This is a predicted structure of a 350-nucleotide part of an RNA (small-subunit ribosomal RNA, central domain) from a metagenome.
It matches the Rfam family "Bacterial small subunit ribosomal RNA". Rfam links the family to the GO terms ribosome and structural constituent of ribosome.
RNAcentral holds the full RNA, with entries from SILVA.
Context: one part of a larger RNA
RNA sequence: CUGGGCGUAAAGGGUGCGUAGGUGGUUAUACAAGUUAUCUGUGAAAUCCCUGGGCUCAACCUGGGCAGGUCAGAUAAGACUGUAUGACUCGAGUAUAGGAGAGGGUAGUGGAAUUUCCGGUGUAGCGGUGAAAUGCGUAGAGAUCGGAAGGAACACCAGUGGCGAAGGCGGCUACCUGGCCAGAUACUGACACUGAGGCACGAAAGCGUGGGGAGCAAACAGGAUUAGAUACCCUGGUAGUCCACGCCGUAAACGAUGUCAACUAGCUGUUGGCCUUAUGAAUAUGGUUAGUGGCGAAGCUAACGCGAUAAGUUGACCGCCUGGGGAGUACGAUCGCAAGAUUAAAACUC
Numbered sequence: 001c002u003g004g005g006c007g008u009a010a011a012g013g014g015u016g017c018g019u020a021g022g023u024g025g026u027u028a029u030a031c032a033a034g035u036u037a038u039c040u041g042u043g044a045a046a047u048c049c050c051u052g053g054g055c056u057c058a059a060c061c062u063g064g065g066c067a068g069g070u071c072a073g074a075u076a077a078g079a080c081u082g083u084a085u086g087a088c089u090c091g092a093g094u095a096u097a098g099g100a101g102a103g104g105g106u107a108g109u110g111g112a113a114u115u116u117c118c119g120g121u122g123u124a125g126c127g128g129u130g131a132a133a134u135g136c137g138u139a140g141a142g143a144u145c146g147g148a149a150g151g152a153a154c155a156c157c158a159g160u161g162g163c164g165a166a167g168g169c170g171g172c173u174a175c176c177u178g179g180c181c182a183g184a185u186a187c188u189g190a191c192a193c194u195g196a197g198g199c200a201c202g203a204a205a206g207c208g209u210g211g212g213g214a215g216c217a218a219a220c221a222g223g224a225u226u227a228g229a230u231a232c233c234c235u236g237g238u239a240g241u242c243c244a245c246g247c248c249g250u251a252a253a254c255g256a257u258g259u260c261a262a263c264u265a266g267c268u269g270u271u272g273g274c275c276u277u278a279u280g281a282a283u284a285u286g287g288u289u290a291g292u293g294g295c296g297a298a299g300c301u302a303a304c305g306c307g308a309u310a311a312g313u314u315g316a317c318c319g320c321c322u323g324g325g326g327a328g329u330a331c332g333a334u335c336g337c338a339a340g341a342u343u344a345a346a347a348c349u350c
Base pairs, nucleotide, nucleotide: 003322004321005320006319007304008303012318014201015200016199017198021194022193023192025088026087027086028085029084030083031082033081034080035077036076037075038074039073040072041071042069049065050064051063052062053061054060091191092188093187094186095185096183098181099180103177104176105175106174107173108172109171110154115149116148117147118146119145120144121143125136126135162169163168206247207246208245209244210243211242215241216240220236221235222234223233258317259316260315261314262313263312266295267294268293269292270291271290272289273288274287275286277284278283299306300305323350324349325348332343333342334341335340
């Protein structure tokens, strides 16, 4: 390399949109590029192979033959692929009357709690721990009552519940806005799938500028513990956490499982629709559909397990792997304010 693989052994890109490319539903006709068949030409000689001959044999020499192609041309075929034209509706999409939702953005607003401040009552402790101490307190703390300020997060509802491509999203109200589901019709007529590059989004931490700062809390300080204790525990506490704008572009970004489509026993829970039956209604029965869970047949798997939400049986396209270490490192390049990110070796060694 041919291959074989990618849940856990090496291996699915963090996620989407989409360019080139690859692939592509049903049907009619035409063409004949691919395809198939036949014929002709050519594919030098030597070599290799087969079969004869000559050196006493062999090596060697020599006659004949076969084989060898992305080859060229001609003729024919018309299934499949392709191309052109036309048609179709099942894929895909549009319209229409509905539905559920922490989907996103902006503005406003509410109560509980913590903290601080002010005032009242009140007196000696409070706090903290395994036990203590640092700390706070007679300049009146802690407790309790009233008032005020400010920031952040939204108890119950709450649910292997919902929504979102992923990251993620949870008080309430309004406005703007994306997607999804199911019903009945009508319409477009393959408009589709995937997607190298590319573009966009992308937790936390971190960075820049300006705000904000209640609680929490890296760093730091002190008190303990200990042989030591640069920790675990305690008292404090700054960045940060919050907001606006701009960067960063990474995570066990996980279902450690790429996207799309088709097919393949059942049972059971739950969420949103639709239909049906029962009922006065709420609801319940049965069916169907889109999710989301638990078992499980066949099958698969090294096993664990997966099992219509497949890791089963297949197809299309992309990404990735190829012994461990060196190393996701060096160098170079691109990006970044920086931190660093992306791409990515080798020597050597086992």